[in-house]
Molecule: FMN riboswitch aptamer (RFN element)
RNA sequence: AAAUGUCUUCAGGGCAGGGUGACUCUUCUUAAGCAACACCUGUUUAAGAUUGAGAAUUCCCGAUCGGCGGUGAAAGUCCGCGGGCGCGAAAGCGCGGGGUCCGGUGAAAUUCUGGAACCGACGGUAUAGUCCGGAUUAAAGAAGGUGUAU
Numbered sequence: 001a002a003a004u005g006u007c008u009u010c011a012g013g014g015c016a017g018g019g020u021g022a023c024u025c026u027u028c029u030u031a032a033g034c035a036a037c038a039c040c041u042g043u044u045u046a047a048g049a050u051u052g053a054g055a056a057u058u059c060c061c062g063a064u065c066g067g068c069g070g071u072g073a074a075a076g077u078c079c080g081c082g083g084g085c086g087c088g089a090a091a092g093c094g095c096g097g098g099g100u101c102c103g104g105u106g107a108a109a110u111u112c113u114g115g116a117a118c119c120g121a122c123g124g125u126a127u128a129g130u131c132c133g134g135a136u137u138a139a140a141g142a143a144g145g146u147g148u149a150u
Stems, first nucleotide, its partner, number of pairs: 001150001003148008017061003023054003027049009063130002065120002067081004076118002084095004100116005122133003
């Protein structure tokens, strides 16, 4: 130095501001039931009005984020992997798996640069990449310790 066994540690970011108002509570009106009693009063239910208050990090405008390895040069959108779900005691097996173009520079870039776009598991909840939860979990992988034979 490369190969290989084993152990340890690490291994994901993100709604500022504005609008709407499902729904909830409240107030009032009407009707019906009940309180032995028409009215009054109280109470329950229903319908309506819209007095007042609250109400989406999910909707609308806008804001904002980007795991790991690779690739002639740096990538959320190229190639591949992880995350999710099912089965299994485990090892593991199976299923699922989103999204980019144009101009410029260059030997080389869907990676840089200028511009304009797009995407984001499952469960919960007013419809969620960003909130809460499984998760003080798991893991692609990264770094280091140590052993083995060459």